[in-house]
About this RNA
Bacterial large signal recognition particle RNA from a Clostridia bacterium, 266 nucleotides, folded computationally. The RNAcentral record of the sequence draws on ENA and MGnify. The model forms 94% of the base pairs in the Rfam consensus. Its Rfam family is "Bacterial large signal recognition particle RNA". About the family: The signal recognition particle (SRP) is a universally conserved ribonucleoprotein involved in the co-translational targeting of proteins to membranes. By type it is a non-coding RNA gene. Model confidence (mean pLDDT): 76 of 100. It is recorded under the gene name ffs.
RNA sequence: CCGUGCUAGACGGGGAGGUAGCGGUGCCCUGUAACCUGCAACCCGCUAUAGCAGGGUUGAAUUCCUUUCGGAGGGCGCGGCUUGUAGGGUCCGGCUGCCGUAAGGGGCGUUGAAGACCGGGUCUUGUGCAGCGGGGACUUCUGAACCGUGUCAGGUCUUGGCGGAAGCAGCACUAAGGAACAAUCCCCGGGUGCCGCAAGGGUGCCUGGUCCGAGUUACCUGCGGUAGUAUCGCCUGGAAGUCGUUGUUCGAUGUUAGGUGCACGG
Numbered sequence: 001c002c003g004u005g006c007u008a009g010a011c012g013g014g015g016a017g018g019u020a021g022c023g024g025u026g027c028c029c030u031g032u033a034a035c036c037u038g039c040a041a042c043c044c045g046c047u048a049u050a051g052c053a054g055g056g057u058u059g060a061a062u063u064c065c066u067u068u069c070g071g072a073g074g075g076c077g078c079g080g081c082u083u084g085u086a087g088g089g090u091c092c093g094g095c096u097g098c099c100g101u102a103a104g105g106g107g108c109g110u111u112g113a114a115g116a117c118c119g120g121g122u123c124u125u126g127u128g129c130a131g132c133g134g135g136g137a138c139u140u141c142u143g144a145a146c147c148g149u150g151u152c153a154g155g156u157c158u159u160g161g162c163g164g165a166a167g168c169a170g171c172a173c174u175a176a177g178g179a180a181c182a183a184u185c186c187c188c189g190g191g192u193g194c195c196g197c198a199a200g201g202g203u204g205c206c207u208g209g210u211c212c213g214a215g216u217u218a219c220c221u222g223c224g225g226u227a228g229u230a231u232c233g234c235c236u237g238g239a240a241g242u243c244g245u246u247g248u249u250c251g252a253u254g255u256u257a258g259g260u261g262c263a264c265g266g
Base pairs, nucleotide, nucleotide: 001266002265003264004263005262006261009058010057011056012030013029014028015027020047021046022045023044024043035055036054037053038052039051064259065258066257069254073250074249075248076247077246078244079243080242081241082240083239085237086236087235088234091233093232094229095228096227097226098225099224100223101222103221104220105219106217107216108215115211116210117209118208119207120206121205122204123200124199125198126197127196128195129193130192132189133188134187135186136185137184139180140179141178142177148173149172150171151170156165157164158163
């Protein structure tokens, strides 16, 4: 050096989490060519030589061990952005209300502002008048078998007769009652009234007049003060997602260099 066989080893790796610690099942990332069966999250099996049990393949190699480079991806922290959440009214942000001021604008004002004085109305009460509603009277009509009046046919009673008496029906007039317009009169009532009189009242509004002679109002904006408001902006806290050529940590595939057992035969 070659051939044959065996053994060590290998037959995915990593992150978070869990654990005293290690590994596994489970979750996530990467790779995919990268064993099979059983056990296993209120867990299963181990002890720094760190899965256990059984079976299979490969086997000293580009596949094993160490090392260099590299950095998929994950965790933690920092910062930014987005979403939603809790609180803060002493953020003098914004918004709203109230009070004041009168700079700008607006309104009114020599057809007279503000101010002062006099009077009236509106208002309350009483009263008068009108009117409305109700009732009554008056007027007209109707209206009594008998128990209203007048006249009383017929008939009845009475008288010798002349006459007389009572009196139904009818007719007329009326009572009680009923009906009907208007006007007039009386009584009662009232959230009636461009009405009158008197007393009262006098905040506000309207109106008439006198004096005086240039402002006045606070409507909008502005300014100041004050009381609120958690919708928006702002501040604070915490949650989720995402971004970062941010810090740290773990770190695969890949990559550099090196190392590597035994037996037999030639």